[in-house]
RNA sequence: CGAAGGAGGCGGGCGUCCGCUGCUCGCCCUGAGCGGGUGGAGGAAAGUCCGGACUCCUGACGGGCAGCAUGCCGGGUAACACCCGGCCGCGGCAACGCGAGGGAAAGUGCCGCAGAGAGGAGACCGCCUCCGGUAGGACCGGGGGUAAGGGUGAAAGGGUGCGGUAAGAGCGCACCGCUUCUCCGGUGACGGAGAAGGCACGGUAAACCCCGUGCGGAGCAAGGCCAAGUAGGGAGAUCGAGGGUCGCCCGUCCCCGCCUCCCGCGUGUGCGGGGGACGAUCUCCGGGUCGGCCGCAUCAGGCCGGUGGUGACACCGGUCGCAGAUGAAUGGGCGUCGCCCCGAGUGGGUACAGAAUCCGGCUUACAGCCGCCUCCGGUCG
RNA sequence: CGGGGCGUAGCUCAGCCUGGCAGAGCGCACGGUUCGGGACCGUGAGGUCGGUGGUUCAAAUCCACUCGCCCCGACCA
Repeated sequence: CGAAGGAGGCGGGCGUCCGCUGCUCGCCCUGAGCGGGUGGAGGAAAGUCCGGACUCCUGACGGGCAGCAUGCCGGGUAACACCCGGCCGCGGCAACGCGAGGGAAAGUGCCGCAGAGAGGAGACCGCCUCCGGUAGGACCGGGGGUAAGGGUGAAAGGGUGCGGUAAGAGCGCACCGCUUCUCCGGUGACGGAGAAGGCACGGUAAACCCCGUGCGGAGCAAGGCCAAGUAGGGAGAUCGAGGGUCGCCCGUCCCCGCCUCCCGCGUGUGCGGGGGACGAUCUCCGGGUCGGCCGCAUCAGGCCGGUGGUGACACCGGUCGCAGAUGAAUGGGCGUCGCCCCGAGUGGGUACAGAAUCCGGCUUACAGCCGCCUCCGGUCG
Repeated sequence: CGGGGCGUAGCUCAGCCUGGCAGAGCGCACGGUUCGGGACCGUGAGGUCGGUGGUUCAAAUCCACUCGCCCCGACCA
């Protein structure tokens, strides 16, 4: 200098004018008043894909079934499908990147077309041999051997080489792969060494499934309080001596309730059957309101420093207070500087996008700018 | 703000769960029938299954991300 990789930061600045909005202070002419001070979008506020906080579902615990999620190992965290470190596999010369990465010798299913054969397989072509036509070659027909070669396919039941053989074949041997066992290192995933075995075990689990682990449901339109208003309405279903849980079932506790009439049996406490009222829950129709307050912004909080740890992170000390509206504020004009573009002048543009209960992540969108570390190649010294 | 569903031919839909050639009706084109038109009969064209990536030998179908559209949910009594 060129070409790459990694982990970060920023996301227009300044001045002036006019507005919007939360909080707070002051004033008096007490009104949705005026004036002062102060705060006012993001790295993703987004998608709503995960995990929580919080609230309710009268309630708690335990077990089973079903369903959903998850899946190498170790750690971090309130928790996670997130993060960190490592292992293995794949890609790259490398820095480094990617991986839904348990089990296919528990079972089932599927592997279309092609192909002889698609799972304890297979003789289509070929190779070898025997018999016959025919004495030999060649050819034809028939019997047998053979998985080395061809062909089909995504995939054909270890690979390469040598020996061996009629031709072949783990048939034998060497190396590689694989399986089993032992030892060593490591917390572990796993790695290394040695021995034995001719090889048994095709693929697919983002197919069912098996194994391990985790999980109740709904969501701030959760939920609580106040005010206003009405036809404080009607219909239906279920339940009543049992009922009530958050998929279904069971168990232990807990909570609420067991009113009344008629008939039959009965000396009676009561038992059986039927009905009523009242109550509870749910669904539908109809009616009313379109108001206010809380929840609601001080938290797994930001920044700085130190300590421990490879790191995610943890602990300690200091410091800061940082949007809070609901017809939903956070904006606009001008000047100037910065950056980009062109048709080059009184020019145009300046990304993606905007809070809505809050927090930790992931994913997706994004003009441009800044510095840092690392790898490879070239050149010069 | 929260929850749920759907994208397949010009239109309305099936196929997706359980992966293997993409189908139906209407419409369109051509031919037949008719004096002519409609109806009817026959033949045919027309699809990158919303997009991108992944799993698999193979994806409309399974998985992830993304784009677009639709529906439901206020409170009181």
Molecule: RNase P RNA; transfer RNA
Organism: Candidatus Sulfomarinibacteraceae bacterium